The RNA shown here (transfer RNA) has 64 nucleotides and comes from uncultured Peptoniphilus sp. The sequence is in RNAcentral, with records from MGnify.

């Protein structure tokens, strides 16, 4: 310094979590691909603290 969705990764001055591909289903094809519309899919590595609220701020761990 990193740690976020099955893989790569975003997420601001704390405001309640998202994109791309990949998955499901459905439209379109003679059919496959390709495409286009909807979904599913997360105790944000663990525990704790402050806060009215924490991915975000502090302590500690554990990985790389």
């Nucleotide at each position: 310094u990193c740690g976020u969705a099955g893989c790569u990764c975003a997420g601001c001055c704390g405001g309640u979590a998202g994109a791309g591909c990949a998955c499901u289903a459905c439209a379109u094809u003679g059919g496959u691909a390709a495409u286009g519309u909807a979904g599913a899919g997360g105790u944000c590595g663990c525990a704790g603290g402050u806060u009215c609220a924490a991915g975000u701020c502090c302590c500690g761990u554990c990985g790389a």

It matches the Rfam family "tRNA". Rfam classes the family as a transfer RNA. Lineage of the source: Bacteria > Bacillati > Bacillota > Peptoniphilaceae > Peptoniphilus.